[in-house]
RNA sequence: CAUCACGAGGGGUGGAGGGAAAUGGCCCUUUGAAGCCCCGGCAACCAUCGGCGGAGCGCAAGCUCCAAUGAAAGGUGCCAAAUCCAUCAGGUGGAUGACCUGAAAGAUG
Repeated sequence: CAUCACGAGGGGUGGAGGGAAAUGGCCCUUUGAAGCCCCGGCAACCAUCGGCGGAGCGCAAGCUCCAAUGAAAGGUGCCAAAUCCAUCAGGUGGAUGACCUGAAAGAUG
């Protein structure tokens, strides 16, 4: 700096927790949590290949760069629930309900 309401799970092991932290809520879990291993899958950030179109240099041939968009899947990442929801600020509203926008924090690249 960009993205975060899309998408994608089985087996083995393990044996009580898990959903980042704190508080509150809600949820998952002995019909087996976390962790670890194997296989499978999702996505397309980086890398790779092609490339509409454009820019620079050059007498020219040509070289270099950017690039809409596409392919593919090498490196990451991910595969309950919106980043599960709220928390701080502003707004809609009669309102303690509900909703909207932004911030903060976090995750990934």
This is a predicted structure of a 109-nucleotide RNA (SAM riboswitch aptamer (S box leader)) from a soil metagenome.
RNAcentral holds the sequence, with entries from MGnify.
Its mean pLDDT, the model's own confidence on a scale to 100, is 84.
It matches the Rfam family "SAM riboswitch aptamer (S box leader)". Its family is annotated with regulation of gene expression in the Gene Ontology.